[in-house]
RNA sequence: GCGACAAGCAUAGCGCCGGGACCGCAAUUCACCUCAGCGGUUGACGAGGAGAGGGUCAUCGAAACAUUCGGCGGAUACCCUCCGUGCCGUGACAGCCCGUAAGAUAACGGUCAAAACCCGAUGGAGACUUCGGAACAAAGCCGUUUUUAUGUCACGCA
Numbered sequence: 001g002c003g004a005c006a007a008g009c010a011u012a013g014c015g016c017c018g019g020g021a022c023c024g025c026a027a028u029u030c031a032c033c034u035c036a037g038c039g040g041u042u043g044a045c046g047a048g049g050a051g052a053g054g055g056u057c058a059u060c061g062a063a064a065c066a067u068u069c070g071g072c073g074g075a076u077a078c079c080c081u082c083c084g085u086g087c088c089g090u091g092a093c094a095g096c097c098c099g100u101a102a103g104a105u106a107a108c109g110g111u112c113a114a115a116a117c118c119c120g121a122u123g124g125a126g127a128c129u130u131c132g133g134a135a136c137a138a139a140g141c142c143g144u145u146u147u148u149a150u151g152u153c154a155c156g157c158a
Base pairs, nucleotide, nucleotide: 001009002008014073015072016071017070019069020042021041022040023039024038025037045061046060047059051082052081053080054079055078083099084098086096087095088156089155090154091153092152093151094150103148104147106145107144108143109142110141111140118133119132120131121130123128
């Protein structure tokens, strides 16, 4: 959020908004401008990411270069503690890296986006909304191979 306030289902780069920006309306003979009021629009584009508890200023690139400004809430980053895998086997204590597909390193291979823009359609009086088509990332992840990753004690293996 849907649903009946139920059950249940779906959902977190996700949701929301009183500022800002933008649109419309009354009064007025008319037009334009402005703003108080009222109503409305906009307000982050995807990729990646979850042991448990707590903390907290939460990764990566794309677009734009005039608001993707500003604020609130949440959240899988990160930190601490505990638990767990790995570091020849088992156990104990301690240490380091990781998180159940559970260490790091290097090479090679693989995997890669959506929006913006452009074209077209749709709803709206308008700001603007929704939908279809094509292009383009980085972090990371996966596979193979390389190099490499504890100390003490007891038992074991060679």
A computed fold for a 158-nucleotide RNA, annotated as glmS glucosamine-6-phosphate activated ribozyme aptamer. It matches the Rfam family "glmS glucosamine-6-phosphate activated ribozyme aptamer". About the family: This entry contains a glucosamine-6-phosphate activated ribozyme that is found in the mRNA for GlmS. GlmS is an enzyme that uses fructose-6-phosphate and glutamine to generate glucosamine-6-phosphate. It was read from a public genome assembly, where an Rfam model found it.